RNAcentral holds the sequence, with entries from ENA and Rfam.
Bacterial RNase P class A from Sphingomonas chungangi, 362 nucleotides, folded computationally.
[in-house]
RNA sequence: CCAGAGGGUCGGGCGGCCGCGUCGCGCAAGCGUCGAGGAAAGUCCGGGCUCCACGGAAAGCACGGUGCCGGGUAACGCCCGGCGGGGGCGACCCCAGGGAAAGUGCCACAGAAAGGACACCGCCGUCGCUUCGGCACGGUAAGGGCGAAAGGGUGCGGCAAGAGCGCACCGCGGCUCCGGCAACGGGACCGGCACGGCAAACCCCACCGGGAGCAAGACCGAAUAGGGACCGCAUAUGGGGCCGCUUCCGCCCCGUGGUCCGGGUUGGUUGCUGGAGGCCGGGAGCGAUCCCGGCCCGAGAGGAAUGGUCGCACAGUCCCGCAAGGGAUGGACAGAACCCGGCUUACAGACCCUCUGGCGCU
Numbered sequence: 001c002c003a004g005a006g007g008g009u010c011g012g013g014c015g016g017c018c019g020c021g022u023c024g025c026g027c028a029a030g031c032g033u034c035g036a037g038g039a040a041a042g043u044c045c046g047g048g049c050u051c052c053a054c055g056g057a058a059a060g061c062a063c064g065g066u067g068c069c070g071g072g073u074a075a076c077g078c079c080c081g082g083c084g085g086g087g088g089c090g091a092c093c094c095c096a097g098g099g100a101a102a103g104u105g106c107c108a109c110a111g112a113a114a115g116g117a118c119a120c121c122g123c124c125g126u127c128g129c130u131u132c133g134g135c136a137c138g139g140u141a142a143g144g145g146c147g148a149a150a151g152g153g154u155g156c157g158g159c160a161a162g163a164g165c166g167c168a169c170c171g172c173g174g175c176u177c178c179g180g181c182a183a184c185g186g187g188a189c190c191g192g193c194a195c196g197g198c199a200a201a202c203c204c205c206a207c208c209g210g211g212a213g214c215a216a217g218a219c220c221g222a223a224u225a226g227g228g229a230c231c232g233c234a235u236a237u238g239g240g241g242c243c244g245c246u247u248c249c250g251c252c253c254c255g256u257g258g259u260c261c262g263g264g265u266u267g268g269u270u271g272c273u274g275g276a277g278g279c280c281g282g283g284a285g286c287g288a289u290c291c292c293g294g295c296c297c298g299a300g301a302g303g304a305a306u307g308g309u310c311g312c313a314c315a316g317u318c319c320c321g322c323a324a325g326g327g328a329u330g331g332a333c334a335g336a337a338c339c340c341g342g343c344u345u346a347c348a349g350a351c352c353c354u355c356u357g358g359c360g361c362u
């Protein structure tokens, strides 16, 4: 210098004027203060908080989720470090990565055969036939062909031709030793090979999980209608109720006015932002992360503020020019609504760090 890999930061700057929301001060005019994001987004996970439900932080069933091992965390489906498999010369990247000898199911098309294997072509045998082209019967999974997948692979021996039929190495299974917390790795011995694939098919195993969400919830509380209690007034020769029925008597209720309670609609207050918080320094750890010390406070609206304009430089793009330079244009995705931790998705452009491969020079 070229090509690439991993990670991080910023994502327009400064100033004037006008305007908007919060809070503070002020009688007022006004002054001061703070005022979007890395994703505020999707609402896909995990929590805090709140209310509801519930005898139990027990067991079982159903449903949903998670799924190599160890660690981190409040928790997670997140993160870190490993292991195994796959890809890349490499830095590095990708993987729903438990169980297929518990059971059921599926394996399209093609193909002879798709799972208690299989003979289409080919090869070999016949003391079978033959019109001499072949045919029939048997053996054979080495070769061809089909397929995503054909019942270990390569080589030597062996054989009529073949075949784990025999042997060596690799793979696989069993058992055992060593290393590792573990996933797993390495070795010895035994076995000729049994056990194809699919669990993002049912299923089995282990672990986790009550429901709803700030429009949660709490408080204060006009009016009207309706409810309750007490008191006063009215009342009937009325209506209703109280015995199995009828009549009489008795008791209670039905009316109206006032006071109080209660209810919780419009509205107001609260929940509301100081928190698993940020920055700096030190320590432990490979790391995620944790611990200690210091400093800081950084939006809280409620139809919902965070905007507009002008100037100055600066990237970028386009045009003119041989050049110096000049002119025009112009800065992504997006935008809080109870709060946090993640994941995912969107994002013009700028910058920084580490590493890999190649070439050149010293």
Stems, first nucleotide, its partner, number of pairs: 001358010013312006020035002023032003037333001041344002044342005049213004063209005068082005083097001084095004098204002103202002105198003120144002122140005128135002152170006171193001172191003176187004217270004227261007238254005277296008314331001316329005
A source record names the gene rnpB.